[in-house]
């Protein structure tokens, strides 16, 4: 330098014939308990990597950029 793929909550991730985002773990609150843990109930937390475009409407489609993974090429 080229090709393919990935980027969603603190972490791991689901969501792809475009219709306004969920789960598990973790955190916090309450119940229970002598206390902790476990268990049960609930709450908060996301400008869906960034910037544009298309569209009535974009996590989803198109373009650019950034970061990452794998393979190939090049150099010594």
């Nucleotide at each position: 330098g080229g090709a393919u793929c990935c980027u969603u909550a603190g972490c791991u991730u689901a969501g792809u014939u475009g219709g306004u985002a969920g789960a598990g773990c973790g955190a916090c609150u309450g119940a229970c308990u002598c206390u902790u843990a476990a268990u049960c109930a609930g709450u908060a937390g996301g400008u869906c990597g960034c910037g544009g475009g298309u569209u009535c409407g974009a996590c989803u489609c198109c373009c650019g950029c950034a970061g990452g993974a794998u393979c190939c090429a090049c150099c010594a």
The prediction has a mean pLDDT of 80. A computed fold for a 76-nucleotide RNA from a sheep gut metagenome, annotated as transfer RNA. Its Rfam family is "tRNA". Rfam's curators write: Transfer RNA (tRNA) molecules are approximately 80 nucleotides in length.